[in-house]
């Protein structure tokens, strides 16, 4: 010196589990969470842990469950523009 955040618009990606009661077309409640199914709501979009594979995984915990931790410096994974203050990581240069 360059480049974040945040906001707006449009585009795209994703998940919806465990448990109880009634019922057996489904409805209602409880737990965690941003979100537990059609809300167009929530989250995420390469600085990518939103989400998927590994996984009917392992340790812990619980009424039970990805509930917590590991796995994870693993492998995949979807974007552009504008406004914009300021400088985390990163890159370049100089001393």
């Nucleotide at each position: 010196g360059c480049c974040a955040a945040a906001c707006u618009u449009u585009a795209g990606g994703g998940g919806u589990g465990c448990u109880c009661g009634c019922a057996u077309g489904g409805c209602g409640g409880g737990c965690u969470g941003a979100g537990a199914u059609g809300a167009u709501a929530c989250c995420c979009u390469u600085g990518g842990a939103a989400c998927c594979u590994g996984a009917a995984c392992a340790g812990g915990u619980u009424a039970g469950g990805a509930c917590c931790u590991g796995c994870g410096a693993a492998g995949g994974g979807a974007a552009a523009a504008g406004u914009g203050a300021g400088a985390c990581a990163g890159c370049a240069u100089u001393c």
The prediction has a mean pLDDT of 75. This is a predicted structure of a 95-nucleotide RNA (TPP riboswitch aptamer (THI element)) from Siphonobacter aquaeclarae.